[in-house]
Context: one part of a larger RNA
């Protein structure tokens, strides 16, 4: 890991409430007990109010005949059966980690106590002893003898520091090869002590039997789990929420919302149109609240003159208020929409629409996108609100794929047809379709500020056949080397001016260039040619700007250039579970006596709410079976669906179906289920 079999909303309660169906009814039903007939203690209704005494169609509260509060003046009620929930019980099933008692463990291990064993060999050589030397005696020094030690070196033995292997191992801690102790706080047999909030500990929270920050075994006990996981057969009808307000509350639950089903109302609901109300948003504006920029203007400060004091004059200094232009605001408004909201009217709708009351729920983490907003960085697949919408709980075409996007809402059948959103060259269904245009960038087919004689198209201005722009040929002089400065300044370092002449024209010079000149050029004019040349301003469509990590890889590919790319336009087809057509199911409503006929509908999580199959056991009726039950293999056949058997074939060998009713250990793919088998 397949397989089987086994596995989760039960059961009780004279509890509570509600539906449905009964039985009697201002009543109803009994319990113990009995054989029944009975039994009527008691429950529940038939009146309330008050805390109570009590009163009582009233009562309480109050000094009140007062007000006010719950009643009544009007609606049955109860006993049962069934079935929704609820409460109490393990209460749908598994699951804790713990807690409490009461046992049973120190044959493992810590310690301890009594008793016994073990340590190969080599090394060192204390202290005391003897001799010897040495003094007054000593102390001291040699030499020897001794044999000391938590001494040394290294087997057994104990231990484990390194490394390598092993890591479903040969071993639930091992082996190699090295390491440490090896007379000592040493090792070790053996018998004995001490234990669960205790023990024991050279102390690691270590170790108490491969178990320890409280052991193991049973017991309380089915401890509790606002937690995870599982919760078994069919078909139909509807179908949700992810919010508010609370909360030792935030991944729980309460009430409400939003859903179902009864019941009751019976258009009260929506939509749109019109009237009439209503707001201070978007916008705008500055008349207030503040804010801000620049003038003007002026009280007030600062400097300057002047002064004994008071004052005076002045000021290219800052500068209130006031005033003029110019702007800004969520917490500003002289103004103000679109929208929205409320209330009449009237059309339209007649629907799974609106309200009430009741039974049962579920939901309380959303997400994502357009629109308006906060936070944030006018970041986030970010968060946090309002509003619309999808997804959630929704398949179906489209977006190569791609829950939230764009179409569009799947009862079912068709080898029919029309359409949407996209598409229509080939993969790939459908135009290589038609008109005019633009782009040359493979832009299309990523991306900005900026930057450019890219290219059409619009305007607008300049010179221009009295000859313009470009190109050639000539000229570009004179006072003069202007003044100043400067070593030097000669259009051409810099300061200043920038006049005049002669002219078709020619700066007191546009760049180069020289120490300074020189030279070379432009402006500027003549010619030569010969028809357009510049400038500016909007638009269209291109170009740079552009740099990522296997491998083209920024059009789904192929490929594509008066296009198969952009823009306008048109003609046409393609294309979904849309819609239409034809059949057929089936909800509901309306009609109708029915048969049936028409409207309207049938995605769907949690969820309500209906109707059904199927298994097992009882009951009652009817049946079947060795001329072959039940079961199991294969066939064939029916029903919308759980499933069925008008039927056949084999196996099998004795029991077993159907009818209507009853009762349940009633349905398995999943719970790291449980048990067996493989």
């Nucleotide at each position: 890991g397949c397989c089987a079999g086994c596995g989760a909303g039960u059961u009780a309660g004279u509890c509570u409430u509600c539906c449905a169906c009964g039985g009697c009814a201002a009543g109803g039903u009994u319990a113990a007990g009995g054989a029944a007939a009975c039994g009527g203690a008691g429950c529940c209704g038939u009146a309330g109010c008050g805390a109570a005494a009590g009163c009582g169609a009233g009562u309480c509260u109050g000094a009140a005949u007062a007000g006010g509060g719950c009643g009544a003046u009007u609606c049955a009620g109860u006993c049962g059966u069934g079935g929704g929930a609820g409460c109490u019980a393990g209460a749908c099933c598994c699951g804790a980690a713990a807690c409490u008692g009461a046992g049973u463990g120190a044959u493992c291990u810590a310690c301890c106590c009594a008793u016994g064993g073990g340590c190969a060999g080599g090394u060192u050589g204390a202290a005391g002893c003897g001799g010897g030397g040495g003094u007054a005696a000593g102390a001291c020094c040699c030499c020897g003898u001794g044999g000391a030690g938590g001494a040394c070196c290294g087997a057994a033995c104990c231990c484990a520091c390194g490394u390598c292997g092993g890591u479903u191992g040969a071993a639930a801690a091992c082996g190699g090869c090295g390491g440490g102790g090896a007379u000592g706080a040493c090792c070790u047999g053996u018998g004995g002590g001490u234990c669960g909030g205790a023990g024991u500990g050279a102390a690691a929270g270590g170790c108490u039997a491969a178990u320890c920050a409280a052991a193991c075994u049973c017991a309380g006990a089915g401890a509790u789990a606002u937690c995870u996981g599982g919760u078994u057969c069919u078909c139909c009808c509807c179908g949700a929420a992810a919010u508010a307000u609370a909360u030792u509350u935030a991944g729980g639950u309460a009430u409400a919302g939003c859903g179902u089903c009864g019941c009751g109302u019976g258009u009260u609901c929506a939509a749109u149109a019109c009237c009439g109300g209503u707001u201070g948003u978007a916008g705008a504006g500055c008349a207030c609240u503040g804010u801000u920029u620049g003038g003007u203007c002026u009280a007030g400060g600062g400097g300057g003159c002047c002064u004994a004091c008071c004052a005076g004059c002045u000021u290219a200094c800052c500068g209130a208020a006031a005033u003029c232009a110019g702007g800004c605001a969520a917490a500003c408004u002289c103004c103000g929409a679109a929208u929205g909201c409320c209330g009449g009217u009237a059309u339209u709708c007649c629907a799974g629409a609106g309200c009430g009351c009741g039974g049962c729920a579920g939901u309380c983490a959303g997400a994502g996108u357009g629109c308006g907003a906060g936070g944030g960085a006018u970041a986030a697949g970010c968060u946090u609100c309002g509003u619309g919408c999808u997804c959630a709980a929704a398949a179906g075409g489209g977006a190569a794929a791609c829950a939230g996007c764009c179409c569009a809402g799947a009862c079912c059948g068709u080898c029919g047809g029309c359409u949407a959103a996209g598409g229509c060259c080939c993969c790939u269904a459908a135009u290589u379709c038609c008109u005019a245009g633009c782009u040359a960038a493979g832009u299309g087919g990523g991306a900005a500020a900026c930057g450019a004689u890219g290219u059409c198209c619009g305007a607008u201005u300049g010179c221009a056949c009295a000859g313009a722009c470009a190109a050639c040929c000539a000229g570009g002089a004179u006072g003069u080397u202007g003044g100043c400065u400067u070593a030097g300044a000669a259009g051409c370092a810099g300061c200043c001016a920038c006049c005049a002449u002669u002219a078709a024209a020619a700066g007191a010079g546009u760049g180069c260039g020289u120490a300074a000149c020189a030279g070379c050029u432009c402006a500027c004019u003549g010619g030569u040619c010969a028809a357009g040349u510049g400038g500016u301003c909007g638009g269209g469509c291109g170009c740079g700007g552009a740099c990522a990590a296997u491998g083209u890889a920024a059009c789904g590919g192929g490929g594509c250039u008066c296009a198969a790319g952009c823009u306008a336009g048109g003609a046409g087809c393609c294309g979904a579970a849309g819609c239409c057509a034809c059949g057929g199911a089936c909800u509901u409503c309306g009609c109708g006596c029915a048969a049936g006929c028409g409207g309207a509908g049938u995605g769907g999580u949690a969820g309500g709410g209906g109707a059904g199959c199927g298994u097992u056991c009882c009951c009652u009726g009817g049946c079947c079976g060795g001329u072959g039950a039940a079961g199991c293999g294969g066939c064939g056949g029916c029903g919308u669906a759980a499933g069925c058997c008008a039927g056949c074939c084999g196996u099998g060998g004795a029991g077993g179906c159907c009818u209507g009713g009853g009762a349940a250990g009633u349905g398995a793919g999943a719970a790291u289920g449980c048990u067996g088998g493989c």